[in-house]
Context: one part of a larger RNA
Molecule: large-subunit ribosomal RNA, domain VI
Organism: bacterium
């Protein structure tokens, strides 16, 4: 831009896919059929496992660059104490929320069918016989077509159903489990969109100061304290109150 008013929701499926449809073991049938024995099934039923694929983070782990604590050296805040900076792009060490993740969890590969390959056959002439083939008719594979999954009406053949009509859309602004940029999605005071604040979950591990004890290092009490990122709930305290196009109505 088109689909011939503009939007929203749900769909059909022409067509497309370098999507999947995988494999093994064990039990049973059955030590049966078969076979002198040794050995040892088809068909069918069931149970596990492997690799692969998709999704997710409740569990188990990982990461989590400054969330908490410990700690060495040095430097700064005049000193003590308490803190900040630096030490290869966290100084080192022990943990760790959200998010992201696999080694974790869940799910999946199904039923029937069609046409066939090699191959096995039936009937059967040419060629009084024989012959799976020449006419005709069957069986037969993880492969093919279908089935399953995904996309799909620019399928210009532009489909269908329902809902709305002072409808709708762009930009702007606040943002996001969306994201390179775009795009997508949500919100914009008729508001919980982000920040702040409060409470909580959760993390770390018992703060500073003071008091007591000890010659001291340090210990104990106050104190499961103090601090806290991305999480949850609440709360308008701060920031989202705008512009343009279009529609409708009137002139």
């Nucleotide at each position: 831009c088109g689909u011939u008013a503009g939007a929203g929701u749900a769909u059909u499926g022409a067509g497309a896919g370098u999507g999947a449809c995988c494999u093994u073991u064990c039990u049973u049938u059955a030590g049966u059929a078969c076979g002198a024995g040794a050995g040892g099934a088809c068909c069918g039923a069931g149970a596990a496992a492997g690799a692969c694929a998709u999704a997710c983070c409740g569990c188990u782990a990982g990461u989590g660059u400054a969330c908490c604590a410990g700690u060495u050296a040095u430097u700064a805040u005049g000193c003590c104490a308490a803190u900040g900076g630096u030490a290869a792009a966290c100084g080192c060490u022990g943990g760790g929320u959200a998010g992201c993740c696999a080694u974790g969890u869940a799910u999946g590969g199904u039923u029937a069918g069609g046409a066939u390959a090699a191959c096995c056959a039936c009937u059967g002439a040419a060629g009084g016989c024989a012959u799976c083939u020449a006419a005709g008719u069957g069986g037969g594979a993880a492969g093919c077509c279908g089935u399953c999954c995904u996309c799909a009406a620019g399928a210009u053949g532009a489909g269908u159903a329902c809902u709305c009509u002072u409808a709708g859309g762009u930009u702007a602004c606040g943002g996001c489990a969306a994201g390179a940029c775009u795009a997508g999605c949500c919100g914009u005071u008729u508001a919980a969109u982000a920040g702040g604040c409060a409470u909580c979950c959760g993390g770390u591990a018992u703060a500073c100061g003071u008091a007591g004890g000890g010659u001291a290092a340090c210990c104990u009490a106050u104190u499961c304290a103090g601090c806290c990122a991305a999480g949850a709930u609440g709360u308008a305290c701060u920031a989202a109150a705008a512009u343009c196009c279009g529609u409708u109505u009137u002139u």